[in-house]
RNA sequence: GGGGCCGUAGCUCAGUUGGGAGAGCGCUUCCUUCGCAAGGAAGAGGUCGGGGGUUCAACUCCCCUCGGCUCCA
Repeated sequence: GGGGCCGUAGCUCAGUUGGGAGAGCGCUUCCUUCGCAAGGAAGAGGUCGGGGGUUCAACUCCCCUCGGCUCCA
RNA backbone atom coordinates (compact mmCIF):
# COMPACT_ATOMS: atom_id res chain seq x y z
P G A 1 -0.93 3.68 3.54
O5' G A 1 -0.86 2.78 2.28
C5' G A 1 -0.69 3.35 0.99
C4' G A 1 -0.69 2.24 0.00
C3' G A 1 -1.94 1.36 0.00
O3' G A 1 -3.00 1.92 -0.74
C1' G A 1 0.00 0.00 0.00
P G A 2 -4.53 1.63 -0.32
O5' G A 2 -4.75 0.12 -0.80
C5' G A 2 -4.77 -0.21 -2.17
C4' G A 2 -4.92 -1.70 -2.36
C3' G A 2 -6.10 -2.36 -1.66
O3' G A 2 -7.32 -2.17 -2.35
C1' G A 2 -4.15 -3.61 -1.26
P G A 3 -8.70 -2.22 -1.52
O5' G A 3 -8.85 -3.75 -1.12
C5' G A 3 -9.06 -4.73 -2.12
C4' G A 3 -9.20 -6.10 -1.50
C3' G A 3 -10.24 -6.27 -0.43
O3' G A 3 -11.55 -6.39 -0.94
C1' G A 3 -8.25 -7.33 0.24
P G A 4 -12.80 -5.96 -0.03
O5' G A 4 -12.83 -7.07 1.10
C5' G A 4 -13.13 -8.43 0.79
C4' G A 4 -13.06 -9.29 2.02
C3' G A 4 -13.93 -8.85 3.19
O3' G A 4 -15.28 -9.23 3.05
C1' G A 4 -11.76 -9.38 3.97
P C A 5 -16.42 -8.35 3.70
O5' C A 5 -16.29 -8.65 5.26
C5' C A 5 -16.54 -9.96 5.76
C4' C A 5 -16.20 -10.03 7.24
C3' C A 5 -16.88 -9.00 8.13
O3' C A 5 -18.21 -9.34 8.47
C1' C A 5 -14.58 -9.11 8.65
P C A 6 -19.26 -8.19 8.76
O5' C A 6 -18.78 -7.55 10.12
C5' C A 6 -18.80 -8.31 11.34
C4' C A 6 -18.07 -7.59 12.45
C3' C A 6 -18.63 -6.24 12.86
O3' C A 6 -19.76 -6.36 13.73
C1' C A 6 -16.28 -6.12 12.70
P G A 7 -20.81 -5.12 13.75
O5' G A 7 -20.03 -3.97 14.52
C5' G A 7 -19.52 -4.20 15.86
C4' G A 7 -18.94 -2.92 16.43
C3' G A 7 -19.93 -1.77 16.52
O3' G A 7 -19.67 -1.01 17.71
C1' G A 7 -18.07 -1.13 15.19
P U A 8 -20.67 -1.20 18.96
O5' U A 8 -22.10 -0.92 18.33
C5' U A 8 -22.57 0.42 18.14
C4' U A 8 -24.07 0.48 18.28
C3' U A 8 -24.64 -0.09 19.56
O3' U A 8 -24.56 0.84 20.64
C1' U A 8 -25.86 -0.96 17.76
P A A 9 -24.20 0.24 22.07
O5' A A 9 -25.53 0.58 22.94
C5' A A 9 -25.86 1.94 23.25
C4' A A 9 -26.39 2.05 24.67
C3' A A 9 -25.55 1.36 25.72
O3' A A 9 -25.57 2.11 26.93
C1' A A 9 -27.72 0.45 25.75
P G A 10 -24.27 3.05 27.27
O5' G A 10 -23.34 2.09 28.14
C5' G A 10 -22.14 2.65 28.74
C4' G A 10 -21.60 1.63 29.74
C3' G A 10 -21.36 0.24 29.15
O3' G A 10 -20.05 0.16 28.62
C1' G A 10 -22.66 0.06 31.12
P C A 11 -19.80 -0.68 27.22
O5' C A 11 -19.85 -2.19 27.67
C5' C A 11 -18.85 -2.74 28.51
C4' C A 11 -19.15 -4.22 28.80
C3' C A 11 -19.41 -5.07 27.58
O3' C A 11 -18.21 -5.56 26.99
C1' C A 11 -21.12 -5.42 29.16
P U A 12 -18.17 -5.94 25.40
O5' U A 12 -19.12 -7.20 25.30
C5' U A 12 -18.72 -8.46 25.86
C4' U A 12 -19.74 -9.53 25.54
C3' U A 12 -20.19 -9.61 24.10
O3' U A 12 -19.29 -10.33 23.28
C1' U A 12 -22.08 -9.66 25.50
P C A 13 -19.25 -10.02 21.67
O5' C A 13 -20.76 -9.65 21.34
C5' C A 13 -21.31 -9.95 20.09
C4' C A 13 -22.76 -10.36 20.26
C3' C A 13 -23.68 -10.02 19.11
O3' C A 13 -23.62 -10.97 18.06
C1' C A 13 -24.72 -9.43 21.15
P A A 14 -24.08 -10.52 16.55
O5' A A 14 -25.67 -10.46 16.66
C5' A A 14 -26.42 -11.64 16.85
C4' A A 14 -27.90 -11.37 16.97
C3' A A 14 -28.59 -10.78 15.74
O3' A A 14 -28.80 -11.72 14.71
C1' A A 14 -29.45 -9.82 17.72
P G A 15 -28.73 -11.18 13.18
O5' G A 15 -29.83 -10.02 13.06
C5' G A 15 -31.22 -10.34 13.18
C4' G A 15 -32.03 -9.08 13.23
C3' G A 15 -31.90 -8.16 12.03
O3' G A 15 -32.75 -8.57 10.98
C1' G A 15 -31.76 -6.90 14.01
P U A 16 -32.11 -9.01 9.58
O5' U A 16 -31.33 -7.71 9.08
C5' U A 16 -31.98 -6.77 8.24
C4' U A 16 -31.17 -6.51 6.98
C3' U A 16 -30.94 -7.76 6.12
O3' U A 16 -32.04 -7.96 5.25
C1' U A 16 -28.88 -6.64 6.48
P U A 17 -32.46 -9.46 4.83
O5' U A 17 -34.00 -9.12 4.58
C5' U A 17 -34.35 -7.86 4.07
C4' U A 17 -34.33 -7.92 2.54
C3' U A 17 -35.04 -6.77 1.87
O3' U A 17 -34.06 -5.77 1.56
C1' U A 17 -35.95 -8.84 1.12
P G A 18 -34.52 -4.31 1.12
O5' G A 18 -35.01 -3.69 2.49
C5' G A 18 -34.11 -3.51 3.58
C4' G A 18 -34.51 -2.31 4.37
C3' G A 18 -36.01 -2.17 4.65
O3' G A 18 -36.18 -1.60 5.93
C1' G A 18 -35.22 -0.28 3.47
P G A 19 -37.45 -2.14 6.83
O5' G A 19 -38.27 -0.83 7.17
C5' G A 19 -37.63 0.24 7.86
C4' G A 19 -38.66 1.24 8.35
C3' G A 19 -39.76 0.64 9.20
O3' G A 19 -40.15 1.63 10.14
C1' G A 19 -40.71 1.56 7.24
P G A 20 -39.32 1.86 11.52
O5' G A 20 -40.31 1.13 12.52
C5' G A 20 -41.47 1.76 13.02
C4' G A 20 -41.83 1.22 14.38
C3' G A 20 -40.65 1.23 15.37
O3' G A 20 -40.60 2.48 16.05
C1' G A 20 -41.59 -0.92 15.30
P A A 21 -39.31 3.33 16.08
O5' A A 21 -38.31 2.43 16.92
C5' A A 21 -36.99 2.26 16.53
C4' A A 21 -36.49 0.93 17.03
C3' A A 21 -36.46 0.76 18.56
O3' A A 21 -37.68 0.27 19.06
C1' A A 21 -34.34 0.25 17.61
P G A 22 -37.85 -0.28 20.61
O5' G A 22 -37.26 -1.75 20.56
C5' G A 22 -36.86 -2.42 21.77
C4' G A 22 -36.41 -3.82 21.45
C3' G A 22 -35.75 -4.55 22.61
O3' G A 22 -36.72 -5.14 23.46
C1' G A 22 -34.42 -4.77 20.66
P A A 23 -36.27 -5.49 24.99
O5' A A 23 -35.44 -6.86 24.87
C5' A A 23 -36.06 -8.05 24.41
C4' A A 23 -35.06 -9.19 24.41
C3' A A 23 -34.33 -9.42 25.73
O3' A A 23 -35.10 -10.18 26.65
C1' A A 23 -32.76 -9.41 23.95
P G A 24 -34.90 -9.94 28.21
O5' G A 24 -33.50 -10.63 28.56
C5' G A 24 -33.32 -12.02 28.42
C4' G A 24 -31.87 -12.38 28.63
C3' G A 24 -31.24 -11.82 29.89
O3' G A 24 -31.53 -12.59 31.06
C1' G A 24 -29.82 -11.43 28.06
P C A 25 -31.73 -11.83 32.46
O5' C A 25 -30.29 -11.29 32.85
C5' C A 25 -29.24 -12.20 33.16
C4' C A 25 -27.90 -11.49 33.20
C3' C A 25 -27.79 -10.32 34.15
O3' C A 25 -27.59 -10.71 35.51
C1' C A 25 -26.85 -9.73 32.08
P G A 26 -28.21 -9.80 36.68
O5' G A 26 -27.47 -8.39 36.53
C5' G A 26 -26.10 -8.26 36.79
C4' G A 26 -25.61 -6.87 36.45
C3' G A 26 -26.31 -5.72 37.15
O3' G A 26 -25.81 -5.50 38.47
C1' G A 26 -26.13 -5.23 34.86
P C A 27 -26.79 -4.91 39.58
O5' C A 27 -27.20 -3.46 39.07
C5' C A 27 -26.24 -2.42 38.97
C4' C A 27 -26.89 -1.11 38.56
C3' C A 27 -28.12 -0.71 39.36
O3' C A 27 -27.77 -0.06 40.59
C1' C A 27 -28.58 -0.49 37.06
P U A 28 -28.76 -0.20 41.84
O5' U A 28 -30.01 0.69 41.45
C5' U A 28 -29.89 2.11 41.33
C4' U A 28 -31.23 2.73 41.02
C3' U A 28 -32.38 2.29 41.92
O3' U A 28 -32.40 3.00 43.16
C1' U A 28 -33.06 2.20 39.66
P U A 29 -33.02 2.28 44.45
O5' U A 29 -34.60 2.29 44.17
C5' U A 29 -35.32 3.52 44.11
C4' U A 29 -36.76 3.26 43.71
C3' U A 29 -37.50 2.22 44.52
O3' U A 29 -37.98 2.73 45.77
C1' U A 29 -37.88 1.85 42.23
P C A 30 -38.17 1.72 47.00
O5' C A 30 -39.44 0.85 46.57
C5' C A 30 -40.70 1.47 46.44
C4' C A 30 -41.70 0.51 45.81
C3' C A 30 -41.92 -0.79 46.55
O3' C A 30 -42.80 -0.66 47.66
C1' C A 30 -41.68 -1.22 44.24
P C A 31 -42.72 -1.70 48.86
O5' C A 31 -43.25 -3.06 48.20
C5' C A 31 -44.62 -3.17 47.79
C4' C A 31 -44.91 -4.57 47.28
C3' C A 31 -44.53 -5.69 48.23
O3' C A 31 -45.52 -5.91 49.24
C1' C A 31 -43.80 -6.21 46.05
P U A 32 -45.02 -6.32 50.74
O5' U A 32 -44.46 -7.79 50.55
C5' U A 32 -45.32 -8.86 50.17
C4' U A 32 -44.53 -10.12 49.87
C3' U A 32 -43.54 -10.53 50.95
O3' U A 32 -44.19 -11.24 52.01
C1' U A 32 -42.49 -10.61 48.85
P U A 33 -43.96 -10.75 53.50
O5' U A 33 -42.45 -11.12 53.83
C5' U A 33 -42.05 -12.47 53.90
C4' U A 33 -40.61 -12.57 54.33
C3' U A 33 -40.23 -11.73 55.53
O3' U A 33 -40.58 -12.38 56.76
C1' U A 33 -38.61 -11.47 53.83
P C A 34 -41.24 -11.45 57.90
O5' C A 34 -40.02 -10.58 58.42
C5' C A 34 -40.28 -9.45 59.26
C4' C A 34 -38.97 -8.92 59.81
C3' C A 34 -37.91 -8.66 58.78
O3' C A 34 -38.06 -7.36 58.20
C1' C A 34 -36.98 -9.91 60.57
P G A 35 -37.78 -7.23 56.57
O5' G A 35 -36.22 -7.48 56.38
C5' G A 35 -35.29 -6.51 56.84
C4' G A 35 -33.88 -7.06 56.73
C3' G A 35 -33.47 -7.55 55.35
O3' G A 35 -33.06 -6.48 54.50
C1' G A 35 -32.85 -9.14 56.96
P C A 36 -33.18 -6.69 52.90
O5' C A 36 -32.12 -7.81 52.54
C5' C A 36 -30.73 -7.56 52.65
C4' C A 36 -29.92 -8.80 52.34
C3' C A 36 -30.18 -9.43 50.98
O3' C A 36 -29.51 -8.76 49.94
C1' C A 36 -30.11 -11.12 52.61
P A A 37 -30.10 -8.79 48.43
O5' A A 37 -30.01 -10.33 48.03
C5' A A 37 -28.74 -10.95 47.80
C4' A A 37 -28.93 -12.44 47.59
C3' A A 37 -29.84 -12.84 46.45
O3' A A 37 -29.18 -12.81 45.20
C1' A A 37 -30.41 -14.07 48.37
P A A 38 -30.01 -12.41 43.85
O5' A A 38 -31.09 -13.58 43.72
C5' A A 38 -30.69 -14.90 43.42
C4' A A 38 -31.86 -15.85 43.53
C3' A A 38 -33.10 -15.48 42.71
O3' A A 38 -33.00 -15.89 41.36
C1' A A 38 -33.76 -15.98 44.90
P G A 39 -33.65 -14.98 40.19
O5' G A 39 -35.22 -15.00 40.54
C5' G A 39 -35.94 -16.21 40.48
C4' G A 39 -37.37 -16.01 40.93
C3' G A 39 -38.12 -14.89 40.25
O3' G A 39 -38.64 -15.29 38.98
C1' G A 39 -38.44 -14.71 42.56
P G A 40 -38.80 -14.17 37.83
O5' G A 40 -40.02 -13.28 38.33
C5' G A 40 -41.31 -13.87 38.48
C4' G A 40 -42.29 -12.86 39.04
C3' G A 40 -42.37 -11.54 38.29
O3' G A 40 -43.18 -11.61 37.13
C1' G A 40 -42.23 -11.12 40.60
P A A 41 -42.87 -10.63 35.87
O5' A A 41 -43.33 -9.21 36.42
C5' A A 41 -44.70 -8.98 36.72
C4' A A 41 -44.91 -7.57 37.21
C3' A A 41 -44.32 -6.45 36.35
O3' A A 41 -45.14 -6.14 35.23
C1' A A 41 -43.77 -6.07 38.60
P A A 42 -44.45 -5.55 33.91
O5' A A 42 -44.02 -4.06 34.29
C5' A A 42 -45.01 -3.08 34.62
C4' A A 42 -44.37 -1.86 35.25
C3' A A 42 -43.35 -1.12 34.40
O3' A A 42 -43.92 -0.27 33.43
C1' A A 42 -42.50 -1.39 36.58
P G A 43 -43.09 0.07 32.09
O5' G A 43 -41.83 0.92 32.60
C5' G A 43 -42.05 2.19 33.23
C4' G A 43 -40.75 2.71 33.79
C3' G A 43 -39.63 3.02 32.82
O3' G A 43 -39.84 4.25 32.16
C1' G A 43 -38.76 1.93 34.73
P A A 44 -38.99 4.56 30.78
O5' A A 44 -37.54 4.99 31.29
C5' A A 44 -37.38 6.14 32.09
C4' A A 44 -35.95 6.21 32.59
C3' A A 44 -34.88 6.24 31.51
O3' A A 44 -34.67 7.55 31.03
C1' A A 44 -34.30 4.65 33.16
P G A 45 -34.31 7.76 29.48
O5' G A 45 -32.90 7.01 29.31
C5' G A 45 -31.76 7.49 30.02
C4' G A 45 -30.62 6.51 29.85
C3' G A 45 -30.30 6.15 28.41
O3' G A 45 -29.46 7.12 27.81
C1' G A 45 -30.44 4.20 29.70
P G A 46 -29.85 7.76 26.36
O5' G A 46 -29.38 6.67 25.29
C5' G A 46 -28.10 6.07 25.43
C4' G A 46 -27.57 5.66 24.08
C3' G A 46 -27.71 6.70 22.97
O3' G A 46 -26.55 6.72 22.17
C1' G A 46 -28.83 4.71 22.35
P U A 47 -25.87 8.17 21.79
O5' U A 47 -26.22 8.44 20.27
C5' U A 47 -27.57 8.80 19.87
C4' U A 47 -27.48 9.60 18.60
C3' U A 47 -26.82 8.90 17.41
O3' U A 47 -27.77 8.13 16.72
C1' U A 47 -25.89 11.06 17.72
P C A 48 -27.33 7.19 15.45
O5' C A 48 -26.95 5.79 16.09
C5' C A 48 -25.62 5.51 16.48
C4' C A 48 -25.37 4.02 16.37
C3' C A 48 -24.85 3.57 15.01
O3' C A 48 -23.90 2.53 15.21
C1' C A 48 -26.86 2.44 15.46
P G A 49 -22.71 2.30 14.09
O5' G A 49 -21.48 3.23 14.53
C5' G A 49 -21.25 3.46 15.94
C4' G A 49 -20.17 4.49 16.11
C3' G A 49 -20.32 5.73 15.25
O3' G A 49 -21.20 6.69 15.79
C1' G A 49 -18.12 4.89 15.07
P G A 50 -22.07 7.61 14.79
O5' G A 50 -20.99 8.57 14.12
C5' G A 50 -20.31 9.54 14.88
C4' G A 50 -19.42 10.39 13.97
C3' G A 50 -20.09 10.96 12.75
O3' G A 50 -20.84 12.15 13.03
C1' G A 50 -18.07 9.97 12.12
P G A 51 -22.13 12.51 12.12
O5' G A 51 -21.48 12.93 10.71
C5' G A 51 -20.69 14.10 10.60
C4' G A 51 -20.18 14.26 9.19
C3' G A 51 -21.22 14.22 8.08
O3' G A 51 -21.94 15.43 7.94
C1' G A 51 -19.39 12.88 7.48
P G A 52 -23.46 15.39 7.36
O5' G A 52 -23.27 14.98 5.84
C5' G A 52 -22.64 15.88 4.92
C4' G A 52 -22.36 15.20 3.60
C3' G A 52 -23.57 14.69 2.81
O3' G A 52 -24.26 15.72 2.13
C1' G A 52 -21.87 13.05 2.81
P G A 53 -25.85 15.49 1.77
O5' G A 53 -25.84 14.31 0.70
C5' G A 53 -25.22 14.51 -0.57
C4' G A 53 -25.27 13.24 -1.38
C3' G A 53 -26.66 12.69 -1.71
O3' G A 53 -27.27 13.37 -2.78
C1' G A 53 -25.23 10.92 -1.01
P U A 54 -28.86 13.37 -2.90
O5' U A 54 -29.28 11.86 -3.19
C5' U A 54 -28.94 11.26 -4.43
C4' U A 54 -29.48 9.83 -4.48
C3' U A 54 -30.96 9.70 -4.16
O3' U A 54 -31.78 9.99 -5.28
C1' U A 54 -29.73 8.07 -2.99
P U A 55 -33.09 10.91 -5.11
O5' U A 55 -34.06 10.03 -4.20
C5' U A 55 -34.54 8.78 -4.66
C4' U A 55 -35.23 8.04 -3.55
C3' U A 55 -36.29 8.83 -2.79
O3' U A 55 -37.52 8.88 -3.48
C1' U A 55 -34.91 7.66 -1.27
P C A 56 -38.35 10.30 -3.51
O5' C A 56 -38.84 10.45 -2.01
C5' C A 56 -39.43 11.69 -1.58
C4' C A 56 -40.08 11.49 -0.23
C3' C A 56 -39.22 10.82 0.82
O3' C A 56 -38.37 11.76 1.47
C1' C A 56 -41.34 9.79 0.79
P A A 57 -36.85 11.28 1.76
O5' A A 57 -37.01 10.13 2.86
C5' A A 57 -37.48 10.42 4.17
C4' A A 57 -37.76 9.14 4.93
C3' A A 57 -36.56 8.21 5.11
O3' A A 57 -35.75 8.60 6.20
C1' A A 57 -38.46 6.96 4.41
P A A 58 -34.16 8.46 6.04
O5' A A 58 -33.86 6.90 5.96
C5' A A 58 -34.35 6.03 7.00
C4' A A 58 -33.31 4.98 7.31
C3' A A 58 -31.98 5.51 7.84
O3' A A 58 -31.40 4.55 8.71
C1' A A 58 -31.60 4.41 5.81
P C A 59 -31.57 4.63 10.29
O5' C A 59 -30.56 3.52 10.86
C5' C A 59 -29.20 3.88 11.11
C4' C A 59 -28.34 2.64 11.11
C3' C A 59 -28.26 1.91 9.78
O3' C A 59 -27.27 2.50 8.94
C1' C A 59 -28.63 0.36 11.54
P U A 60 -27.53 2.63 7.34
O5' U A 60 -27.85 1.14 6.85
C5' U A 60 -26.90 0.10 7.02
C4' U A 60 -27.48 -1.23 6.62
C3' U A 60 -27.87 -1.32 5.14
O3' U A 60 -27.59 -2.59 4.63
C1' U A 60 -29.78 -1.69 6.50
P C A 61 -26.28 -2.79 3.71
O5' C A 61 -26.66 -1.93 2.42
C5' C A 61 -27.32 -2.52 1.31
C4' C A 61 -27.38 -1.56 0.15
C3' C A 61 -26.13 -0.73 -0.09
O3' C A 61 -25.16 -1.47 -0.83
C1' C A 61 -28.02 0.67 -0.16
P C A 62 -23.59 -1.19 -0.57
O5' C A 62 -23.34 0.21 -1.30
C5' C A 62 -23.48 0.34 -2.72
C4' C A 62 -23.16 1.75 -3.16
C3' C A 62 -21.87 2.34 -2.60
O3' C A 62 -20.73 1.92 -3.32
C1' C A 62 -23.61 3.90 -2.35
P C A 63 -19.31 1.81 -2.56
O5' C A 63 -18.89 3.33 -2.37
C5' C A 63 -18.59 4.14 -3.50
C4' C A 63 -18.26 5.56 -3.07
C3' C A 63 -17.19 5.69 -2.00
O3' C A 63 -15.88 5.58 -2.53
C1' C A 63 -19.01 7.08 -1.47
P C A 64 -14.69 5.01 -1.59
O5' C A 64 -14.43 6.22 -0.58
C5' C A 64 -13.94 7.47 -1.06
C4' C A 64 -13.96 8.52 0.03
C3' C A 64 -13.20 8.17 1.30
O3' C A 64 -11.80 8.37 1.18
C1' C A 64 -15.30 9.07 1.87
P U A 65 -10.80 7.43 2.02
O5' U A 65 -11.07 7.86 3.52
C5' U A 65 -10.81 9.21 3.96
C4' U A 65 -11.36 9.43 5.36
C3' U A 65 -10.86 8.49 6.44
O3' U A 65 -9.57 8.88 6.92
C1' U A 65 -13.19 8.68 6.62
P C A 66 -8.64 7.73 7.60
O5' C A 66 -9.27 7.53 9.05
C5' C A 66 -9.25 8.60 9.99
C4' C A 66 -9.88 8.15 11.30
C3' C A 66 -9.36 6.83 11.86
O3' C A 66 -8.14 7.00 12.56
C1' C A 66 -11.71 6.82 11.95
P G A 67 -7.13 5.74 12.63
O5' G A 67 -7.84 4.68 13.59
C5' G A 67 -8.04 5.00 14.96
C4' G A 67 -8.87 3.93 15.65
C3' G A 67 -8.39 2.51 15.48
O3' G A 67 -7.32 2.18 16.35
C1' G A 67 -10.72 2.58 15.12
P G A 68 -6.31 0.98 15.92
O5' G A 68 -7.18 -0.34 16.14
C5' G A 68 -7.62 -0.70 17.45
C4' G A 68 -8.43 -1.97 17.41
C3' G A 68 -7.79 -3.15 16.71
O3' G A 68 -6.84 -3.83 17.52
C1' G A 68 -10.03 -2.96 16.03
P C A 69 -5.62 -4.63 16.78
O5' C A 69 -6.33 -5.91 16.14
C5' C A 69 -6.94 -6.88 16.96
C4' C A 69 -7.63 -7.93 16.12
C3' C A 69 -6.79 -8.59 15.04
O3' C A 69 -5.94 -9.61 15.54
C1' C A 69 -8.89 -8.00 14.15
P U A 70 -4.54 -9.90 14.79
O5' U A 70 -4.97 -10.49 13.38
C5' U A 70 -5.67 -11.72 13.30
C4' U A 70 -6.17 -11.96 11.88
C3' U A 70 -5.11 -11.96 10.79
O3' U A 70 -4.42 -13.19 10.71
C1' U A 70 -6.96 -10.67 10.10
P C A 71 -2.92 -13.24 10.06
O5' C A 71 -3.20 -13.18 8.49
C5' C A 71 -3.81 -14.27 7.83
C4' C A 71 -4.08 -13.94 6.38
C3' C A 71 -2.88 -13.49 5.56
O3' C A 71 -2.09 -14.58 5.11
C1' C A 71 -4.68 -12.05 5.15
P C A 72 -0.54 -14.37 4.75
O5' C A 72 -0.55 -13.43 3.47
C5' C A 72 -1.04 -13.92 2.22
C4' C A 72 -1.00 -12.84 1.17
C3' C A 72 0.34 -12.16 0.99
O3' C A 72 1.25 -12.93 0.21
C1' C A 72 -1.37 -10.54 1.03
P A A 73 2.81 -12.81 0.47
O5' A A 73 3.17 -11.32 -0.01
C5' A A 73 3.03 -10.95 -1.38
C4' A A 73 3.26 -9.47 -1.56
C3' A A 73 4.58 -8.93 -1.01
O3' A A 73 5.67 -9.17 -1.87
C1' A A 73 2.81 -7.51 -0.36